[in-house]
This record gives sequence, C1' cells and structure tokens, in this order.
RNA sequence: GGGGCAUUGGCGCAGGGGCUAGCGCGCUUCUAUGGCAUAGAAGAGGUCAUCGGUUCAAAUCCGAUAUGCUCCA
Repeated sequence: GGGGCAUUGGCGCAGGGGCUAGCGCGCUUCUAUGGCAUAGAAGAGGUCAUCGGUUCAAAUCCGAUAUGCUCCA
C1' cells in the first nucleotide's frame, strides 16, 4: 500500500427494509428468609462507531471516514 471481517445499553451478543430495538450478565427498587447470598416481581440505562446517499420508510442496502482484528505484498 491492497483485500476481508467486526463496530447495537456498563460487558458479551441477537436482530439482514416497516414490529415498541431485544436476550444473557451486571445495576436500582420492592417482596420472601434472621441474613451478604438465593429466588420472584418491577424499573433505569441505546443519538444502533461518524458523515453522506438510496428509499414512502434504514440498526439493516450503497459510499466515504475512524477504530480494532486478520490475510497478502
């Protein structure tokens, strides 16, 4: 220098055009128990990496950029 893959709550991930963006762990509150734990219930937390484009409609498709991993030279 060129190719490929990834980027979604604090962490690990799902979602591959229209659904309210979900799951596990974690966090907060409540309940049960004498009790940190454990179980159950409720809740908070996401400008879907950034910018632009396509579309009636984009986390999802296209381009550029950034970061990480990887392959080639």

Transfer RNA from a bacterium, 73 nucleotides, folded computationally. Its Rfam family is "tRNA". The sequence was found in a public genome assembly. Model confidence (mean pLDDT): 81 of 100.